Large-subunit ribosomal RNA, domain II from a Minisyncoccota bacterium, 696 nucleotides, folded computationally. NCBI's taxonomy places the organism under Bacteria, Bacillati, Minisyncoccota. Its mean pLDDT, the model's own confidence on a scale to 100, is 83. It matches the Rfam family "Bacterial large subunit ribosomal RNA". Its family is annotated with ribosome and structural constituent of ribosome in the Gene Ontology.

Context: one part of a larger RNA
RNA sequence: GCCAACGAGUUUAUGUAUACUGCAAGGUUAAGUUUCGUAACGAAGCGGAGCCGAAGGGAAACCGAGUGUUAAUAGCGCGAUUAAGUAGUAUGCAUAAGACCCGAAGCCAGGUGAGCUUACCAUGAGCAGGGUGAAGAGAAUCGAAAGAUUCUUGGAGGCCCGAACCCAUAGAUCGUUCAACUUCUUGGGAUGACUUGUGGUAUGGAGUGAAAAGCUAAUCGAACCUGGUAAUAGCUGGUUCUCUCCGAAACAGUUUUAGGACUGGCGUCAAGUGUUCCUUCUGGGGGUAGAGCACUGGAUGGUCUGAAUAGGGAGAAAUCUCGUCAGACCAAUCAAACUCCGAAUACCAGAUAGUAAAAAACUUGGCAGUUAGACCGUGGGGGCGAAGCUCCACUGGUCAAAAGGGAAACAGCCCAGAUCUCUAGUUAAGGUCCCUAAAUUUAUACUGAGUGCACUUAAGGAGGUGAGGUUUCAUAGACAGCGAGGAGGUUGGCUUAGAAGCAGCCAUCCUUUAAAGAUAGCGUAACAGCUCACUCGUCAAGAGACCUUGCGCCGCAAAUAAUCGGGGCUAAGUAUAAUACCGAAACUGAGGACUUUGUUGACCUGCGGGUCGAUGGAGUGGUAGGAGAGCGUUCUGUAUGCGCUGAAGCGGAAGGGGUGACCCACCGUGGAGCGUACAGAAGUGAGAAUGUUGGC
Numbered sequence: 001g002c003c004a005a006c007g008a009g010u011u012u013a014u015g016u017a018u019a020c021u022g023c024a025a026g027g028u029u030a031a032g033u034u035u036c037g038u039a040a041c042g043a044a045g046c047g048g049a050g051c052c053g054a055a056g057g058g059a060a061a062c063c064g065a066g067u068g069u070u071a072a073u074a075g076c077g078c079g080a081u082u083a084a085g086u087a088g089u090a091u092g093c094a095u096a097a098g099a100c101c102c103g104a105a106g107c108c109a110g111g112u113g114a115g116c117u118u119a120c121c122a123u124g125a126g127c128a129g130g131g132u133g134a135a136g137a138g139a140a141u142c143g144a145a146a147g148a149u150u151c152u153u154g155g156a157g158g159c160c161c162g163a164a165c166c167c168a169u170a171g172a173u174c175g176u177u178c179a180a181c182u183u184c185u186u187g188g189g190a191u192g193a194c195u196u197g198u199g200g201u202a203u204g205g206a207g208u209g210a211a212a213a214g215c216u217a218a219u220c221g222a223a224c225c226u227g228g229u230a231a232u233a234g235c236u237g238g239u240u241c242u243c244u245c246c247g248a249a250a251c252a253g254u255u256u257u258a259g260g261a262c263u264g265g266c267g268u269c270a271a272g273u274g275u276u277c278c279u280u281c282u283g284g285g286g287g288u289a290g291a292g293c294a295c296u297g298g299a300u301g302g303u304c305u306g307a308a309u310a311g312g313g314a315g316a317a318a319u320c321u322c323g324u325c326a327g328a329c330c331a332a333u334c335a336a337a338c339u340c341c342g343a344a345u346a347c348c349a350g351a352u353a354g355u356a357a358a359a360a361a362c363u364u365g366g367c368a369g370u371u372a373g374a375c376c377g378u379g380g381g382g383g384c385g386a387a388g389c390u391c392c393a394c395u396g397g398u399c400a401a402a403a404g405g406g407a408a409a410c411a412g413c414c415c416a417g418a419u420c421u422c423u424a425g426u427u428a429a430g431g432u433c434c435c436u437a438a439a440u441u442u443a444u445a446c447u448g449a450g451u452g453c454a455c456u457u458a459a460g461g462a463g464g465u466g467a468g469g470u471u472u473c474a475u476a477g478a479c480a481g482c483g484a485g486g487a488g489g490u491u492g493g494c495u496u497a498g499a500a501g502c503a504g505c506c507a508u509c510c511u512u513u514a515a516a517g518a519u520a521g522c523g524u525a526a527c528a529g530c531u532c533a534c535u536c537g538u539c540a541a542g543a544g545a546c547c548u549u550g551c552g553c554c555g556c557a558a559a560u561a562a563u564c565g566g567g568g569c570u571a572a573g574u575a576u577a578a579u580a581c582c583g584a585a586a587c588u589g590a591g592g593a594c595u596u597u598g599u600u601g602a603c604c605u606g607c608g609g610g611u612c613g614a615u616g617g618a619g620u621g622g623u624a625g626g627a628g629a630g631c632g633u634u635c636u637g638u639a640u641g642c643g644c645u646g647a648a649g650c651g652g653a654a655g656g657g658g659u660g661a662c663c664c665a666c667c668g669u670g671g672a673g674c675g676u677a678c679a680g681a682a683g684u685g686a687g688a689a690u691g692u693u694g695g696c
Stems, first nucleotide, its partner, number of pairs: 001696006011097013026052003032046005056063002066078004100238002103235001107228006118202009127192001129161003132157001136153007165189003170185003204220001206216003241630006251264005265370002267367007275359001276360001278354002280351005290341001291339002296335003300331008309323001311322004373399004377394006404415003419592004424588003430582003433567003439579001441578006452569002460554002464551010481538005487511003492506003517532001520531003593620012631685001633682010649669004655664003
C1' cells in the first nucleotide's frame, strides 16, 4: 500500500412541540400489594396518596371575575370576557448524565524500584617499565661558635615519560548501524580528590548531586505501575442506504469577546390572516451629485484708504520711495466638517388603478444552519487617485452552493440557469484561411511598421503618410535652379598705430538706376576678396507658412527561436457599413417521469377526508440546513409457504422489473435449512478517522 472483518447521535429521567390513540370538565394512578402464568420477560386486579386542568391578583394576611397599589369608588399594573384538558405511544429538540466516536499535555491517591546510575558505609583487589632525586642520615673541608660547602647515602611527591586500567580532545567511520552513542586514528589521567569486585544504606515534591536541573533500570524541570477515568478538549480528524420538495449565511448588537457563544436578520415546516406584497399613480419632507460665493473660511492679481509700519534706498532735514500690517472695492476662483440654490435615485403615506395565485406579504409556533467570505461594477475613507491592498455603502452582479458555451488555458469577467431521452431545429455571447464548426463574403478607405491579428507602454523627437481647414505669392510669370548686375558721393564723421560697409561710438543722407543697406554673414594687420538683401534675363505652373485630425516611426535593454493559442497573414491588420452562416445542457420540436394547483369522473369513508383516472396551468441546478416518502440487514409475534427431485451462502459483465436504494429469474457450485404478508424491536447499511485486528 491493497483486501477482508470490526468501527461513531445510543439509553434512562424530566420538560416542550407535533402526530395518533383512550377518556373528557375532567384525566391519571405512584410506591406497594393480590391472583394467574413463564426457562426468562410478564398479564389482569386492588391501591386516588399525589399530579395536571376547570380563576386570578397580591410579598403576605386576604379578597375573588376581579385583585394589587392608594385616603380614594380616581388613575394605573396584572387578570376575566372568546379558545379543553389529561394519560399514553411515536418522532423532533432541550436539560442531566461519558451522551455521536477516537485523540492530549496533565492533576490526585496507593504501591513498585538504587541488579543502570549518584553519594555514602563495610570488606577485599589492581596499578609493566623508565626518569627525577625533597626531608633526613653519614663522611670530608672551613669556622671560635652559630653554621656553611662538597661528596656519598636516602627514596619524598594529588612529580615526569609511558602499558594494563579509567576516561573521551580532534578527525574520520557508522547513521534501515556491529552498536537505540559503536569502530578506527589521535588524545587526557595513570600512587591517587585513583580504579575496581562483593555486600549494604538513602526515592518521587522525595533522594543523591566537586551543581549539568545532572542522575534515580534505553523514562526525569518531578520515575514507573495501578486506580480516580470513558479526566477535560470553545481544538483537529472521522461519522456508513436511496429518491422527492424547498433552500441559506459569512450581517447587527452584547460578550476576559474576536477561529467560541447568546439574541435578532436570512432558510424550512405547520397552523392562521386573506392581497396586506410588488408595480403604477397621487401627495410629502430632504440638502447628496451638481452648481454658486449671499454667510463662514481659504487663496491670486489690481485700485484706493488707514497704521508712533520692523527693515532697505534717496535726502542736510522736512520728507519721498520700495516694502510690512489692516480694511474697503473691482476681476477671476476654492471648500467633507461653507450654502443664496439644487436634481436623479432612495424613503414615507394614501389610492378608485395594474399584475395575479404554483406569486408575494404578515402573525404564532417546531427545527435549524450561518456570524473566516471572494472578485467584478458604481459611490466613498485609508494608502502613493500603489497593490490579486485595506475598510464601508449600493443587503447591485456572479462565485460560494452553478454544470453548459465564449474569453488559448483561467471560482468571482461575457452569454446562459442542467427533470430525463433523441444521429431533430433556431439562436446568445463569441466567431467564419488551416489546426477548428462556419465568408479566403460584399462596399469604401487607411496602414507598409509584421504596426497589427485578446489586453498594456510615457515625456520627448522627426519634410513617414492620409483627410479637413485658414492664409500668402503666382501667366501683369510665382517658388526652386541657371546666366548677369549688386554701383557713385565715400576710406560718411569720430576714435584709432590702422578702422576703407563689417573692433567700438554717432548719424544712417543724397545721387545714378531695372536694382543695389553709409550693409545681413565669411574674410584682411588695414585694404583686397567671396556671398546676402534687392533687380533683370531664362524657364514654365503651381509654390510657401500655419492649425485640427486618422494610421504609422524612433524613444523601447534579459535570460527556449518563446511567440498573435500555433501555423501563418499585406489581409487572415485597422476603420465604417452590409448580408449570409456557425455556435450552448438557452429556446423550439417529439416522447416519458415527478411535484404542485385548477376543472372533472369513478370508488371508499369513521363525512374530516382518502385512493385511482382524464384534462389544463406552472415548476423540477444546489453546499450548510429544514420537510417528505422509501430500500435493505438481524431478531420477535401472528398467518402462510419452499426445501436432499437440493435451503442458505458463493461464482457467472450478457435475461426481466423498479426513478433509485434494490428485487426476481436462469446455469454452475454448495450440502441443510430458508422465505412471503402484516405488525413490532434494533449492537441496522462503510471509502476515508497518521482508525482497530488479520492476511498478502